Model confidence (mean pLDDT): 76 of 100. Bacterial RNase P class A from a Thiotrichales bacterium, 368 nucleotides, folded computationally. Rfam family: Bacterial RNase P class A. Gene Ontology terms of the family: tRNA processing, dimeric ribonuclease P complex and ribonuclease P activity.

RNA sequence: UGAGUGAAUUAAACAAUCGCUGGUAACUUUGGUUACUGGAGGAAAGUCCGGGCUCCACAGGACAGGAUGCUAGGUAACGCCUAGGCAGCGUGAGCUGACGGAAAGUGCAACAGAGAGCUGAACCGCCGAAGCAACGUAAGUUGCUGGUAAGGGUGAAAAGGUGCGGUAAGAGCGCACCGCAGGACUGGCAACAGGACUGGCAGGGUAAACCCCAUCCGGAGCAAGGUCAAAUAGGGAAACAAUUCAUUUUCGGAUGAAUAGAAAUGGUCCAUUUCGUUUCCGGGUAGACCGCUACAGGUGUUAAGUGAUUAACAUCGCAGACGAAUGAUUGUUCAUGACAGAACCCGGCUUAUCGAUUCACUCAAUUU
Numbered sequence: 001u002g003a004g005u006g007a008a009u010u011a012a013a014c015a016a017u018c019g020c021u022g023g024u025a026a027c028u029u030u031g032g033u034u035a036c037u038g039g040a041g042g043a044a045a046g047u048c049c050g051g052g053c054u055c056c057a058c059a060g061g062a063c064a065g066g067a068u069g070c071u072a073g074g075u076a077a078c079g080c081c082u083a084g085g086c087a088g089c090g091u092g093a094g095c096u097g098a099c100g101g102a103a104a105g106u107g108c109a110a111c112a113g114a115g116a117g118c119u120g121a122a123c124c125g126c127c128g129a130a131g132c133a134a135c136g137u138a139a140g141u142u143g144c145u146g147g148u149a150a151g152g153g154u155g156a157a158a159a160g161g162u163g164c165g166g167u168a169a170g171a172g173c174g175c176a177c178c179g180c181a182g183g184a185c186u187g188g189c190a191a192c193a194g195g196a197c198u199g200g201c202a203g204g205g206u207a208a209a210c211c212c213c214a215u216c217c218g219g220a221g222c223a224a225g226g227u228c229a230a231a232u233a234g235g236g237a238a239a240c241a242a243u244u245c246a247u248u249u250u251c252g253g254a255u256g257a258a259u260a261g262a263a264a265u266g267g268u269c270c271a272u273u274u275c276g277u278u279u280c281c282g283g284g285u286a287g288a289c290c291g292c293u294a295c296a297g298g299u300g301u302u303a304a305g306u307g308a309u310u311a312a313c314a315u316c317g318c319a320g321a322c323g324a325a326u327g328a329u330u331g332u333u334c335a336u337g338a339c340a341g342a343a344c345c346c347g348g349c350u351u352a353u354c355g356a357u358u359c360a361c362u363c364a365a366u367u368u
Base pairs, nucleotide, nucleotide: 001364002363003362004361005360006359007358008357009356010355012333013332014331015330016329017328018327020039021038022037023036024035025034026033027032041339045350046349048348049347050346051345052344053221054220055219056218060270061269062268063267065217066216067215068214069213070084071083072082073081074080085099086097087096088095089094100212101211105210106209107206108205123152124151125148126147127146130145131144132143133142134141135140160178161177162176163175164174165173179201180199181198182197185194186193187192225290226289227288228287235281236280237279238278239277240276242259243258244257245256246255247254248253261275262274263273264272295317297316298315299314300313301312302311303310304309334337
C1' cells in the first nucleotide's frame, strides 16, 4: 500500500416559518387559549420460536400427536446466546453443522457388472500338488472333477492397505508397519484426546427414510378481558336430557346422596367440576372509559467470570394514536440519503438494506 476476517457506533446535520399530537401548569365563555416539555426502527418487517399478562378453569393422569437432539454453562424461558469437543471448508484470520442410535427391526440405492446385505460368489484369468480319462516309446499335452480370489475388467463403492516370506498357484497363511476391535492407565466436570499393551482380527452407506432412545409440550388471544351508559321482543321454534332414595314442607316445593345424560379453549380415555346443554330464525345496541405503557426497563461505575452474564451502588423516565398524531416548506453543509412506519409488552431468530466512522486480527508485495 492492497486484499480479506470479526466486532461496535450511526442511519443525514444545522437554522427559520407554519402545522399535528401525549403530558404538566395556569386561565377559561367548558368550545378552548397560552407556556414548558416528549413524539417511529435497526430491522418497527416475517408472524417463525420463547414468555409476561388476560380468560376458559378447580385443572390431575395416561395414550396418541408435536418439538428438540455433542458436552458444560447463561437466561423468566427457548428451537436463543456463550465456551469447549468432533467433522467439513479456507494459505490464514475465521466460517458452517438437521452433531443421540445402523450389532432391535423394516425399507431404499438407476445403470454397468459374475456378484451390491447378507455373504463365501467367478466374467477374463492363474494352478495342474491330489483323483479320473484320452493321446504319446517317454518327457509331456489335453479334458473333467477340483483348488484359487494375488492379477485384469465393471462400478461411487467388490469380502482391510503396502511390502517381504511362503505356496502347485494363491490367500493374514505367517511377519513388519498402517488400519480395526478390546479392556486397563493418564489429562479433562464432560463431550473427547493421548503414549505404551493384547488379539490375525473389521457385517459398507442412508434415520431433513419409517423406527428406537432421552428431554420437553393445555388452549385461545388486546378483535384477550373488564367497567359504565343506552336500546330492544327477559321473542319464537327444534333436538337431547331425570329418575331413585332420604329428610323437611306453608304440599307450590326445598335440601342432601346415588345413578344416567349433557357441557367444559387441540384429539381419545379416565378423573374433576357444573346442572341444564346445543342448533336455527327474528329484533335491539355498536357510545365512553380501563386494559395502554414503570418495566424479566435504560444508562454509568465497581467487583466476579475466558465469555454469555450476574451482583452492588448511583442515576434516568425515553411515542401511546384510535379511519388512526410524530409532518410540510425554504436555505446551507455533505455521506447526495437505501431498506423502510409503533397499535398490549418483552427476549431472540430470519429476511431486506444506500452509506459513514472506529477498533482488533490475517494474508500478499515493497522499503527500512
The model forms 97% of the base pairs in the Rfam consensus. The sequence was found by an Rfam model in a public genome assembly.